The RNA shown here (transfer RNA) has 71 nucleotides and comes from a Patescibacteria group bacterium.
[in-house]
RNA sequence: UGGGGGGUCGUCUAAUGGCAGGACAGCAGCCUUUGGAGCUGCGAAUGAUGGUUCGAUUCCAUCCCCCCCAG
Numbered sequence: 001u002g003g004g005g006g007g008u009c010g011u012c013u014a015a016u017g018g019c020a021g022g023a024c025a026g027c028a029g030c031c032u033u034u035g036g037a038g039c040u041g042c043g044a045a046u047g048a049u050g051g052u053u054c055g056a057u058u059c060c061a062u063c064c065c066c067c068c069c070a071g
Base pairs, nucleotide, nucleotide: 001070002069003068004067005066006065007064010024011023012022013021018054026042027041028040029039030038047063048062049061050060051059
């Protein structure tokens, strides 16, 4: 440099055009002799910029980052 695959809460993982959800972790409360157990609640994310569309995590373009192959 060319080709292919990937990028979603702190981490892992869903959502194949219609409110971005779940688990763990974190915080608060409850319970308990204690909590690193249990219960309830809260906060937290679509790599960037544009395009298509009434509506984009999803489709398209360019760029950035990671992995694989070729030279």
Its Rfam family is "tRNA". Rfam describes the family as follows. Transfer RNA (tRNA) molecules are approximately 80 nucleotides in length.